The RNA shown here (glmS glucosamine-6-phosphate activated ribozyme aptamer) has 160 nucleotides and comes from Flavonifractor sp. An100. Its mean pLDDT, the model's own confidence on a scale to 100, is 82. Lineage of the source: Bacteria > Bacillota > Clostridia > Eubacteriales > Flavonifractor. Rfam family: glmS glucosamine-6-phosphate activated ribozyme aptamer. Rfam classes the family as a riboswitch.
[in-house]
RNA sequence: AACCCAACAUAAGCGCCAGUGCCCCGCCGGAAGGGCGGGGACGACGAGGUGGGGGAAGUAUCGAAGGAUUCGGCGGGUGUCCCCCCGUGCCGCUCCGGGUGCGUACACAGCCUAAAAAUAUGCGGGUGACCGCAAAACAAAGGGGCUGUGACCGGGGAAC
Numbered sequence: 001a002a003c004c005c006a007a008c009a010u011a012a013g014c015g016c017c018a019g020u021g022c023c024c025c026g027c028c029g030g031a032a033g034g035g036c037g038g039g040g041a042c043g044a045c046g047a048g049g050u051g052g053g054g055g056a057a058g059u060a061u062c063g064a065a066g067g068a069u070u071c072g073g074c075g076g077g078u079g080u081c082c083c084c085c086c087g088u089g090c091c092g093c094u095c096c097g098g099g100u101g102c103g104u105a106c107a108c109a110g111c112c113u114a115a116a117a118a119u120a121u122g123c124g125g126g127u128g129a130c131c132g133c134a135a136a137a138c139a140a141a142g143g144g145g146c147u148g149u150g151a152c153c154g155g156g157g158a159a160c
Stems, first nucleotide, its partner, number of pairs: 014075004019071001022040007045063003051085006086103005093157006106150008121134005
């Protein structure tokens, strides 16, 4: 150095599973879609979303599929609200103080615009519930681009 083994990490629409429902096996039973025991599988499909610190309450944005277990629950969380700090848009420029919006950074309106995964299909694995892989398709919010409208007050300074 290579190879082998083990542990840890590789998650934030994320993780987990004690209930219900589902599958398999065994036993009971005349039998059941029944009962008991054991083992197992599933348990939200992606898009979007985090300045730093502290605190609070909790069903924290958007659509897709499906005809419904995407049921039920636990934990967490980039959402919301409050406080402080930092940054940034708004007074023709600049600095300072305050105000207000926002978080690589103002709001609203119109037009344009790239991009999804599951499902279904095919292939493979599994007795099975179900799992993995492949290529193609289809969203909304938000994002990006253009245009328009609108978004402060005081003080110092510079330039004219």